The RNA shown here (Bacterial RNase P class A) has 289 nucleotides and comes from Thiobacillus sp. A source record names the gene rnpB. Of the family's consensus pairs, 93% are formed in the model. The sequence is in RNAcentral, with records from ENA. Rfam family: Bacterial RNase P class A. It is annotated as a ribozyme. Gene Ontology terms of the family: tRNA processing, ribonuclease P activity and dimeric ribonuclease P complex. From the family's description: Ribonuclease P (RNase P) is a ubiquitous endoribonuclease, found in archaea, bacteria and eukarya as well as chloroplasts and mitochondria.
RNA sequence: GAAGCCAGUCAGACAACCGCUGCCACGCAAGUGGGAGAGGAAAGUCCGGGCUCCACAGAGCAGGAUGCCGGCUAACGGCCGGACGCCGCGAGGCGAGGAACAGGGCCACAGAGACGAGCGUAUUCAGUUACGGUGAAACGCGGUAACCUCCAUCCGGAGCAACAUCAAAUAGGCAGACGAUGACGCGGCUCGCCGAGUCUGCGGGUAGGUGGCUGGAGCCGGUCAGCAAUGACCGGUCUAGAGGAAUGGUUGUCCACGACAGAACCCGGCUUAUCGAUCGACUUUCCCA
Numbered sequence: 001g002a003a004g005c006c007a008g009u010c011a012g013a014c015a016a017c018c019g020c021u022g023c024c025a026c027g028c029a030a031g032u033g034g035g036a037g038a039g040g041a042a043a044g045u046c047c048g049g050g051c052u053c054c055a056c057a058g059a060g061c062a063g064g065a066u067g068c069c070g071g072c073u074a075a076c077g078g079c080c081g082g083a084c085g086c087c088g089c090g091a092g093g094c095g096a097g098g099a100a101c102a103g104g105g106c107c108a109c110a111g112a113g114a115c116g117a118g119c120g121u122a123u124u125c126a127g128u129u130a131c132g133g134u135g136a137a138a139c140g141c142g143g144u145a146a147c148c149u150c151c152a153u154c155c156g157g158a159g160c161a162a163c164a165u166c167a168a169a170u171a172g173g174c175a176g177a178c179g180a181u182g183a184c185g186c187g188g189c190u191c192g193c194c195g196a197g198u199c200u201g202c203g204g205g206u207a208g209g210u211g212g213c214u215g216g217a218g219c220c221g222g223u224c225a226g227c228a229a230u231g232a233c234c235g236g237u238c239u240a241g242a243g244g245a246a247u248g249g250u251u252g253u254c255c256a257c258g259a260c261a262g263a264a265c266c267c268g269g270c271u272u273a274u275c276g277a278u279c280g281a282c283u284u285u286c287c288c289a
């Protein structure tokens, strides 16, 4: 230098102006000022957990998932380490792995015959005996569980439109009081008229409002333990929280001319999409000294 392999990071930059959604300060208010505002996958919703409600003595059936050994974790089907198998010169990558005398099913191509007892050739009194080139398996105690099944372990259901709370109007419901010995109503009182309800309280639900809602298995750095995943401790830090749903637009300068894509309760994974740029470790090979 070339070709690889593994693991990270960034995701056009800067400035000005005009907007949008929260927050803070000031102000009686109108408003003014300040500061914050999508991702590495926010995606698919495929696994696992938190949280909420419902159900629940215990056990079982059905259904689903997992399946070498050890570890990590809140948990996992995830991750780490190791053994084994396959691929690669190598760095490394991939792996579906318990049970085949509990039972059922299936066994391509080749082969005359492929699943459970028969068949071909030879032989014999006799399916009596011997052999059978193919094939993974051949005349059996064969293979296959990426077929059913069995075994072991795990799993209750629904999901933030969960759920909690405040709570109209109208119409139902329940209770009490009054009422044909006339209630209520007819503007306050009496007379009079009318003629069957009236009043009060409670309760559930709806519209609507509020919470849940973003300070958390958080992020950054360091030390220690461990091969590692990971854990412990110390220091620093606050970084969207809407509710038909903000995170945008215009202009200027520059470059390598900018991909996939966009929060909706939160978190750990997996998978998929992605223009490019860049740091580090390692492998093979070539050249020079």
Base pairs, nucleotide, nucleotide: 001285002284003283004282006280008278009277010276012254013253014252015251016250017249018248020037021036023034024033025032026031039260043271044270046269047268048267049266050265051159052158053157054156063155064154065153066152067151068082069081070080071079072078084095085094086093087092098150099149103148104147105144106143107142115140119132120131121130122129163211164210165209166208173202174201175200176199177198178197185193186192218237219236220235221234222233223232224231225230255258
Its mean pLDDT, the model's own confidence on a scale to 100, is 78. The source organism's lineage runs through Bacteria, Pseudomonadati, Betaproteobacteria, Nitrosomonadales and Thiobacillus.